Predicted 3D model of an 88-nucleotide RNA (c-di-GMP-I riboswitch aptamer) from Syntrophaceae bacterium UBA5744. It was read from a public genome assembly, where an Rfam model found it.
[in-house]
RNA sequence: GGCUGAAAAAGGCAAACCGCCCGAAAGGACGGGGCGCAAAGUCGCUGGCCUACGUCCGGGGAACGGAUAUGGCAGCAGGAUUGCCGGC
Repeated sequence: GGCUGAAAAAGGCAAACCGCCCGAAAGGACGGGGCGCAAAGUCGCUGGCCUACGUCCGGGGAACGGAUAUGGCAGCAGGAUUGCCGGC
């Protein structure tokens, strides 16, 4: 350096749920919690998924319906990049 994760060591992260805060929402921060994770570290680059404040369209208009990411998800997959331990 490449391939790999059977057993193990040192450790690490933390789903649901609960509290509290931010946010229009999706979702996120912090604390508790621990389902799981060998990149469950980092980056929204590609696909996918979630949301729709605002905007646009429909509606005489209100209600309401539809479209839309500029908002998100890295614990959906791919890609990029960095990295611990062991085996070969």